[in-house]
Parts: sequence; structure tokens; C1' cells
RNA sequence: UACUUAUCAAGAAAGGUGGAGGGUAAUGGCCCUGCGAAGCCUUGACAACCUCCUUUUAGCUGUAAUGUUAAAAGGGAUGGUGUCAAUUCCAUCACGCUGAUAGCGUGGAAGAUAAGCC
Repeated sequence: UACUUAUCAAGAAAGGUGGAGGGUAAUGGCCCUGCGAAGCCUUGACAACCUCCUUUUAGCUGUAAUGUUAAAAGGGAUGGUGUCAAUUCCAUCACGCUGAUAGCGUGGAAGAUAAGCC
């Protein structure tokens, strides 16, 4: 980098540094930003994907238990990631509904994150 699966309406910011951009690559909107953007550092927090613990059920081993694997339910936050304006800020493509230059809904595309795989 590519692929597979899952999730994306909830949640959670201060300080220092920096000095003009940022919010998805693009386009259009809308917004944040010298009352200080991005980036970097420190500390903190959120969440619960991996992880950890308990219970139940089923499979395997076994005389039995222990053990082990999977699923479900519940709990934790030591560790690996991630995240901490606005639904992934909204739209872009298709379909549907309505009081139709618009609005709403569903799905897709793209993207983000996690786990896995070559």
C1' cells in the first nucleotide's frame, strides 16, 4: 500500500511552543481561527476495538476435575491503539416520500479507527 470484517447521532481539554491557516483529496456550502489556526511537547480526560476478570452454554482432552477453544451476558481500565468544535460539519451518486428551484429518509461511494491477513 492492497484486501476482509466491525463501528462511525453518544463521550471527553488545559498549559507551553508556534505564528496563519484549519475543518476529507476535489468542488459547492456552512463554520472555526490574531480573544491565536495547523504542527510539535507536557499533563489530563473520553471511549472500550484489542486486552484483562467473572458467570453461563456448547465443543475438545480426560475416569472425573483441572485445562483449552468458541459464543453470549456482566464488569474493569494495568497494557497496545484511537479520540477530545459542529452527525464522518453538510452535500456530491442511486432510489423513495412530501406541501417539490426545496426538505426528509434509505442505501452506496469516499474517508476515519480497530482487529485480522498477504